This is a predicted structure of a 162-nucleotide RNA (FMN riboswitch aptamer (RFN element)). Rfam family: FMN riboswitch aptamer (RFN element). From the family's description: The RFN element is a highly conserved domain that is found frequently in the 5'-untranslated regions of prokaryotic mRNAs that encode for flavin mononucleotide (FMN) biosynthesis and transport proteins. The model forms 96% of the base pairs in the Rfam consensus.
RNA sequence: GCAUAUCUUCAGGGCAGGGUGAGAAUCCCGAUCGGCGGUACAGUCCGCGAGCCGAAAGGCAGGAGCCGUUGCAAUUACGGCACCGACAGUGUUCCCGGCAAGAUGCGCAGAUUUUCAUUCUGCGUCAUAAUGUCAGGUAAGUCUGGAUGGAAGAAGAAAUGG
Numbered sequence: 001g002c003a004u005a006u007c008u009u010c011a012g013g014g015c016a017g018g019g020u021g022a023g024a025a026u027c028c029c030g031a032u033c034g035g036c037g038g039u040a041c042a043g044u045c046c047g048c049g050a051g052c053c054g055a056a057a058g059g060c061a062g063g064a065g066c067c068g069u070u071g072c073a074a075u076u077a078c079g080g081c082a083c084c085g086a087c088a089g090u091g092u093u094c095c096c097g098g099c100a101a102g103a104u105g106c107g108c109a110g111a112u113u114u115u116c117a118u119u120c121u122g123c124g125u126c127a128u129a130a131u132g133u134c135a136g137g138u139a140a141g142u143c144u145g146g147a148u149g150g151a152a153g154a155a156g157a158a159a160u161g162g
Stems, first nucleotide, its partner, number of pairs: 002161003006157005017029003031142002033085002035048004043083002051060003065081005087145003094137002097134004103128002105125007
């Protein structure tokens, strides 16, 4: 140093500041984060882990990058501009529908008037935009929870073998 089986330890980061609001690290502006193996150094390439199902083997679900430069080689470095983020909860977001009261409009009736018009009162309502409220759906990478968990894997210890 290699192989085999055993044990030990370790193994994830992050909304400052502002706006609205009764209330928001959830909405808006803005800020900020990046597990493990491979490969020219990777959140966005190839695979794996974290979730769900299963006794296990295993299966299911789930996301994102381009351009330029250097170089033998980089979707990995450098420069530029982008993008993504499990499940459950909360949530002032968005979608859809109902209801309420009022406004405008329209219609009808009555009053006023000799008549019409006007004005006033009452009732109804298709429609319009806004408001309030309720049911359903939807909304957090960063908060809370499963999790003092599990795990891809990393390091080490001692044993056996040629």
The sequence was found by an Rfam model in a public genome assembly.